[in-house]
Molecule: c-di-GMP-I riboswitch aptamer
Organism: Desulfofustis glycolicus DSM 9705
RNA sequence: GAUGCAGAAAACCAAACCUGAUGCAAAACAGGGACGGAAAACAACAGAUCUUCCUGAGAUAGCCGGGUUCAGGCG
Numbered sequence: 001g002a003u004g005c006a007g008a009a010a011a012c013c014a015a016a017c018c019u020g021a022u023g024c025a026a027a028a029c030a031g032g033g034a035c036g037g038a039a040a041a042c043a044a045c046a047g048a049u050c051u052u053c054c055u056g057a058g059a060u061a062g063c064c065g066g067g068u069u070c071a072g073g074c075g
Stems, first nucleotide, its partner, number of pairs: 003075003012037002017032004035062001041068002045065001047063001048060005
């Protein structure tokens, strides 16, 4: 450096829900909180789903696929 395996240890992230502020909304953000996660890190390329002030504009990467990147253990 590449690759396979799994989750014992160490560390990490954080579902639902509650509170706050924001948005038309879906939803996201901050705090609390843990259902879970081996990429639950990043990014809307391609599907899928959701919202809408529907010639359009948004949301979901913790929906699936592909892409990029990173840390530990053992082989």